Model confidence (mean pLDDT): 82 of 100. This is a predicted structure of a 73-nucleotide RNA (transfer RNA) from a Candidatus Gastranaerophilales bacterium. Taxonomically the source falls in Candidatus Gastranaerophilales (Bacteria, Bacillati, Candidatus Melainabacteria). Rfam family: tRNA. It is annotated as a transfer RNA.
RNA sequence: GCUAGAAUGGCACAGUUGGUAGCGCAACUGAUUCGUAAUCAGUAGGUCGGGGGUUCGAUCCCCCCUUCCAGCA
Repeated sequence: GCUAGAAUGGCACAGUUGGUAGCGCAACUGAUUCGUAAUCAGUAGGUCGGGGGUUCGAUCCCCCCUUCCAGCA
């Protein structure tokens, strides 16, 4: 340099013929216990890497940029 892929709460991930984002772990609160752990119930936390375009409407489609991984040279 070329090709292909990834970027979504603190972490690991899901989310398609475009219609206002979810699970697990972690955190916090409460119950249970003499207390801790475990268990149960609940709460909070993300405008989806950045910018632009298409559209009534974009995590999703198109373009550019950034970062990361793989392959080729």